[in-house]
RNA sequence: AGAGUCGGCCAGGCAAUCGCUGUGUAUUUCGCACAGAGGAAAGUCCGGGCUCCACAGGGCAGGGUGCCAGGUAACGCCUGGGAGGCGCAAGUCUACGGAAAGUGCCGCAGAAAAUAUACCGCCUGACAUUGGUUUUUCGCCGAUAUUAGGUAAGGGUGAAAUGGUGCGGUAAGAGCGCACCGCGUUCUUGGCAACAGGAACGGCAGGGUAAACCCCACCCGGAGCAAGACCAAAUAGAGGGGUACGACUUGGUUCGAGCAUGUGCCCGCAUGACCCCUGGGUAGGUCGCUUGAGUGCUGUGGUGACGCAGUGACCAGAUGAAUGAUUGUCCACGACAGAACCCGGCUUAUCGGCCGACUCUUUAC
Numbered sequence: 001a002g003a004g005u006c007g008g009c010c011a012g013g014c015a016a017u018c019g020c021u022g023u024g025u026a027u028u029u030c031g032c033a034c035a036g037a038g039g040a041a042a043g044u045c046c047g048g049g050c051u052c053c054a055c056a057g058g059g060c061a062g063g064g065u066g067c068c069a070g071g072u073a074a075c076g077c078c079u080g081g082g083a084g085g086c087g088c089a090a091g092u093c094u095a096c097g098g099a100a101a102g103u104g105c106c107g108c109a110g111a112a113a114a115u116a117u118a119c120c121g122c123c124u125g126a127c128a129u130u131g132g133u134u135u136u137u138c139g140c141c142g143a144u145a146u147u148a149g150g151u152a153a154g155g156g157u158g159a160a161a162u163g164g165u166g167c168g169g170u171a172a173g174a175g176c177g178c179a180c181c182g183c184g185u186u187c188u189u190g191g192c193a194a195c196a197g198g199a200a201c202g203g204c205a206g207g208g209u210a211a212a213c214c215c216c217a218c219c220c221g222g223a224g225c226a227a228g229a230c231c232a233a234a235u236a237g238a239g240g241g242g243u244a245c246g247a248c249u250u251g252g253u254u255c256g257a258g259c260a261u262g263u264g265c266c267c268g269c270a271u272g273a274c275c276c277c278u279g280g281g282u283a284g285g286u287c288g289c290u291u292g293a294g295u296g297c298u299g300u301g302g303u304g305a306c307g308c309a310g311u312g313a314c315c316a317g318a319u320g321a322a323u324g325a326u327u328g329u330c331c332a333c334g335a336c337a338g339a340a341c342c343c344g345g346c347u348u349a350u351c352g353g354c355c356g357a358c359u360c361u362u363u364a365c
């Protein structure tokens, strides 16, 4: 100097004038003070807080996660470690439990993809033809065709061919034998663990696929701020249908049964004189509504996520929906983009600028 990797921050600024919303204060008037959209407010993908229902219990169905250890209110998130892949590296990715519980699938090609096998080949024997060698015959060496036996080392097909490489051995071959690797069993070392080594023994055999069904381990009640609570007002207590048995002294939901409701189903349990359908009226206001598992700074523990202690500040609450307009100036000339009960994450979109650490290449000292 160049090319990269990882992490953090900013999000137009300043001034003036007018305008909008909330809170406080004063005053019954619009005066004063303070505050007023994001790093993703987005997607609604996860996890919760909160509200209501449910004796909140048991079972089934359904759904989610999936290496190990931690963090957290919790999670499918985050941190660290392990294994595997990519990268020269800094780093980065993983839908990462189980194929010896079972079922399914692996097209075409190929002999053959499982109840395994021989297409081309290689070796041996028999028979037929024929060539060479020898004076001739026998014998020996070879070629072609048929047939019997052995073979899976070589070649071919395929993503994948029944352990791999090498040496020996064989008629030719083969774990047939040996060495190393792989695989299995047992013991052992380090580590909380996932895992990573070491030793001994054994020639030991079809593989892949679970982001296929399935099995295993762990987790999950439901609905949602349009939740829910309160106040006020209005109408047609209009019309139709349904369950209602027995006991007890009249009565009465007192008990049992039956019906209905209880946010997937069943049981249990609880509640109720109700339950369902048609039609009509009201749909206004207040609360919920912002102090929160929050945040800044300092110290401390930890590799880290994060925890603990002290201290400071309060930082939007609209409801057809608030922060806009104009002028001047600076500059990096501003992209993606606007809260609606509130948080912790993930994912997606994105112009430009700043800071830090690390890796590789080249050059100079």
Base pairs, nucleotide, nucleotide: 001361002360003359004358005357006356007355008354009353010352012330013329014328015327016326017325018324020036021035022034023033024032025031038336042347043346045345046344047343048342049341050224051223052222053221057267058266059265060264062220063219064218065217066216067081068080069079070078071077082096083094084093085092086091097215098214102213103212104209105208106207119155120154121151122150123149124148125147126146128144129143130142131141132140133139163181164180165179166178167177168176182204183202184201185200186199187198188197189196190195228287229286230285231284238278239277240276241275242274245256246255247254248252259272260271261270262269295312296311297310298309299308300307301306
The RNA shown here (Bacterial RNase P class A) has 365 nucleotides and comes from a Methylococcaceae bacterium. The organism belongs to Methylococcaceae, within Bacteria. Its Rfam family is "Bacterial RNase P class A". Rfam classes the family as a ribozyme. The gene name in the source record is rnpB.